[in-house]
RNA sequence: GGAGUCGGCUAGGCGACCGCGGCAAUUCUGAUUGUCGAGGAAAGUCCGGACUCCACUGGGCAGGACGCUGGGUAACACCCAGGCGCGGCGACGCGCGGAACGUGCAACAGAAAGCAGACCGCCAAGGAUCCCGCCGUGCGAAGCACGGUUCGGGACACCGGCAAGGGUGAAACGGUGCGGUAAGAGCGCACCGGCGUCGGUGGUGACACCGGCGGCCAGGUAAACCCCGUCCGGAGCAAGGCCAAGCAGGUGCGUUGACGUGGCCCGCCGAGCACCAGGUAGGCCGCACCGAGGCCGGCGGCAACGCCGGUCCCAGAUGGAUGGUCGCCACCCGGUCGUUCUUGACGACCGGGUACAGAAUCCGGCUUAUCGGCCGGCUCCCCCC
Numbered sequence: 001g002g003a004g005u006c007g008g009c010u011a012g013g014c015g016a017c018c019g020c021g022g023c024a025a026u027u028c029u030g031a032u033u034g035u036c037g038a039g040g041a042a043a044g045u046c047c048g049g050a051c052u053c054c055a056c057u058g059g060g061c062a063g064g065a066c067g068c069u070g071g072g073u074a075a076c077a078c079c080c081a082g083g084c085g086c087g088g089c090g091a092c093g094c095g096c097g098g099a100a101c102g103u104g105c106a107a108c109a110g111a112a113a114g115c116a117g118a119c120c121g122c123c124a125a126g127g128a129u130c131c132c133g134c135c136g137u138g139c140g141a142a143g144c145a146c147g148g149u150u151c152g153g154g155a156c157a158c159c160g161g162c163a164a165g166g167g168u169g170a171a172a173c174g175g176u177g178c179g180g181u182a183a184g185a186g187c188g189c190a191c192c193g194g195c196g197u198c199g200g201u202g203g204u205g206a207c208a209c210c211g212g213c214g215g216c217c218a219g220g221u222a223a224a225c226c227c228c229g230u231c232c233g234g235a236g237c238a239a240g241g242c243c244a245a246g247c248a249g250g251u252g253c254g255u256u257g258a259c260g261u262g263g264c265c266c267g268c269c270g271a272g273c274a275c276c277a278g279g280u281a282g283g284c285c286g287c288a289c290c291g292a293g294g295c296c297g298g299c300g301g302c303a304a305c306g307c308c309g310g311u312c313c314c315a316g317a318u319g320g321a322u323g324g325u326c327g328c329c330a331c332c333c334g335g336u337c338g339u340u341c342u343u344g345a346c347g348a349c350c351g352g353g354u355a356c357a358g359a360a361u362c363c364g365g366c367u368u369a370u371c372g373g374c375c376g377g378c379u380c381c382c383c384c385c
Stems, first nucleotide, its partner, number of pairs: 001381010012329007020037007039356001043367002046365005051236004063232005068082005083096005097227002102225002104221002119166002121162003126159002129155004133149007174192006193217002195214008240285004249276005255271003259267002293312008330354011
């Protein structure tokens, strides 16, 4: 100098003017002053909690989630450290219970794909067929014919044997060599690899290493059923609590009207007033500083994180505030011109851009979106000293 990998930070700045919401104070009730006012994801609502109400003797079944080991945490599908496997020269990234219990599933190609299989190919040991030889019988002989062949030689891949080689596939039932055989094959043996098992050593553990034994050679898939282990009661701030208009309801009355009745008592139906219960609209709380809180420092720990001390108070509505305009500066992109030996760099001017997005009960995560910029750790390659 180039290429890469991992992690963190930031999310334009300043000024002027106009505007919005919460709280506090003042107040002539119209306002004024002070102060605070979005995010790293406030998002998706995917996980885990707090909180609230309901349910609950205990256990089981069903259902769901999670799944290497150790640790962290209120908890987790999160985080940290480690183990093993795979990929990468490497920094590093990705994955993770069980498929040598059972059941199921697998396109195309291929002969065969799950108590595998035989298309090409290999094999003449066995069976069948044929030829020669050989043996026997017949004809006078050569020779021919017939029969036999337990024997010898040969042809042939029809029956049969094989799975080494070719070919197909993501995958074809370990690899190399020697023996063996008709040809072959863990069929036998040696070595290598894997698996199982026994023992030893190290580690809290996952696991690693070493040695012995066994030809045991075993495909994939569990986000298929299933098995094993751990955890899980349900609903959610429209939770839930408090106050409570009007209408309707109930009770009462030295009130009043109609009716029974011409009058009184009484009864009944209304009106008025008072009270009562539940509770709608509506309002208040929950809910906005006291919290698994932020910042700083120290200590413990490899780390996640924990402990201690100090310090700070930091958005909050319910048609839902947190915005707009202008100027200067900053950064990025493009164009023109100039300087320079070139890629390029620098300067001037002009134009454009500065993202994703918007709290609603709160908190911890994950995932997704994001114009750009900055910082740090580490790896590989090249050059120079």